Predicted 3D model of RNase P RNA and transfer RNA as a complex of 450 nucleotides. The prediction has a mean pLDDT of 77. It holds a member of the Rfam family "Bacterial RNase P class A". Rfam's curators write: Ribonuclease P (RNase P) is a ubiquitous endoribonuclease, found in archaea, bacteria and eukarya as well as chloroplasts and mitochondria. Gene Ontology terms of the family: tRNA processing, dimeric ribonuclease P complex and ribonuclease P activity. It is annotated as a ribozyme.

RNA sequence: GCGGGCGGCCGGGCGACCGUCGCCGGCGCGCGCGCCGGCGGAGGAAAGUCCGGGCUUCACAGGGCGAGGGUGGUGGCUAACGGCCACCGGGAGCGAUCCCAGGGAAAGUGCAACAGAGAACAGACCGCCUGGCGGCCGGGCGACCGGCCGCCCGGUAAGGGUGAAACGGUGCGGUAAGAGCGCACCGCGGCGGCGGUGACGUCGCCGGCAUGGCAAACCCCACCCGAAGCAAGGCCAAACAGGGGGGAUGAGGCGGCCCGCCUCGCUCGACCCCCGGGUAGGCCGCUCGAGGCCGUCCGCGAGGGCGGCCCCAGAUGGAUGGUCGCCACCUCCCGCGAGGGAGGGACAGGACCCGGCUUACAGGCCGCCCGCUCCU
RNA sequence: GACCCCGUAGCUCAGUUGGAUAGAGCGGCGGUUUCCUAAACCGCAGGUCGCAGGUUCGAAUCCUGUCGGGGUUA
Numbered sequence: 001g002c003g004g005g006c007g008g009c010c011g012g013g014c015g016a017c018c019g020u021c022g023c024c025g026g027c028g029c030g031c032g033c034g035c036c037g038g039c040g041g042a043g044g045a046a047a048g049u050c051c052g053g054g055c056u057u058c059a060c061a062g063g064g065c066g067a068g069g070g071u072g073g074u075g076g077c078u079a080a081c082g083g084c085c086a087c088c089g090g091g092a093g094c095g096a097u098c099c100c101a102g103g104g105a106a107a108g109u110g111c112a113a114c115a116g117a118g119a120a121c122a123g124a125c126c127g128c129c130u131g132g133c134g135g136c137c138g139g140g141c142g143a144c145c146g147g148c149c150g151c152c153c154g155g156u157a158a159g160g161g162u163g164a165a166a167c168g169g170u171g172c173g174g175u176a177a178g179a180g181c182g183c184a185c186c187g188c189g190g191c192g193g194c195g196g197u198g199a200c201g202u203c204g205c206c207g208g209c210a211u212g213g214c215a216a217a218c219c220c221c222a223c224c225c226g227a228a229g230c231a232a233g234g235c236c237a238a239a240c241a242g243g244g245g246g247g248a249u250g251a252g253g254c255g256g257c258c259c260g261c262c263u264c265g266c267u268c269g270a271c272c273c274c275c276g277g278g279u280a281g282g283c284c285g286c287u288c289g290a291g292g293c294c295g296u297c298c299g300c301g302a303g304g305g306c307g308g309c310c311c312c313a314g315a316u317g318g319a320u321g322g323u324c325g326c327c328a329c330c331u332c333c334c335g336c337g338a339g340g341g342a343g344g345g346a347c348a349g350g351a352c353c354c355g356g357c358u359u360a361c362a363g364g365c366c367g368c369c370c371g372c373u374c375c376u
Numbered sequence: 377g378a379c380c381c382c383g384u385a386g387c388u389c390a391g392u393u394g395g396a397u398a399g400a401g402c403g404g405c406g407g408u409u410u411c412c413u414a415a416a417c418c419g420c421a422g423g424u425c426g427c428a429g430g431u432u433c434g435a436a437u438c439c440u441g442u443c444g445g446g447g448u449u450a
Stems, first nucleotide, its partner, number of pairs: 001372010012327007020041010043347001047358002050356005055229004068225005073087005088102001089100004103220002108218002110214002125160002127156003131152009168186006187209001188207008233284004243275005250268001256262001291310008329344006377449007386402004395433001404420005426442005
């Protein structure tokens, strides 16, 4: 210099005018608004709503079993997690580094297309080999011997061939040919020693190989999970309609012989008062919190302890906006140059709060590391 | 806030107990027929199975993440 890996951070600044939400103070009145002043007012993802918690209501004595769902190496961090850190094992890369749902296949059930002889207590197509029969050739006087070919009964799993996968691999011995048949090494399994909290590593002995793959197929094992969500939930509470209770009055009917009057009981209508429930509306929940910043100590780290300082959005059709100036940044043009002119600035925006994950993102900064090449 | 479904050729859809070279209709292109067109007949092309990883010998199909579209409900 070129190419690459990993981690962290920023994501314009200052000012003027107008506007907007909240809080505090003052003034005014028509008691809820108006005016004035001060202070504060989106993000690294506020997003997707994919996990985990706080909080609230409901359910639930406690415990166990089952259903359903989730997680899955080990140890740790944490309020918790499917997150994070460190380590182990496996895989990729020359390397920095990256990826892994990474428990169980001797509990059971199931699956494996095509090809191939045979696909799971397998199998014999070509080949190799013993034997038998037949033919041909050669040798021998002959019995017979040797070679080649074909067929048959068998042996074999070395070699060829099929496949993703063929019932351990390589080598030597052995054999009619072969074969863990025997041996050495590797692999696998079991036991034991040592190291490690552990996953696991390592060493020794034994076993001739005994149970192939798939569980992101059913399943088994271990562990975790009660349900719903701030429109949770609580408080205040109109108009209108309806419910319950009381009061007073009137009308009608029945009985007291009839009319009037009076009294009693029942029913109905309007009026007044009281009570309770819900809706509109308002208030609380609501923002001080597993909070932020700085320092220090412990820890490899994720994190934790201690001390100091700070208060930092709470809208409810939903405020945080608009116009302009200067500076900085980027691109283009002009100019020898100093400089001048034009243009541009992403993804996106709270709605109960928090910890993660994932996704989107113009442009830019910092640190560490790896490979190649060049120079000294 | 809670939840569901879909994504396969230019369009509309099959195929999702894993075993293909992924099919069908319409459309497109070429040919036959016709004076020409349509219809009919014959043939052909056309696919990152939304995207990215993973499991498996093998993935449109199984799993995880993600993107886009549509819908239900208070």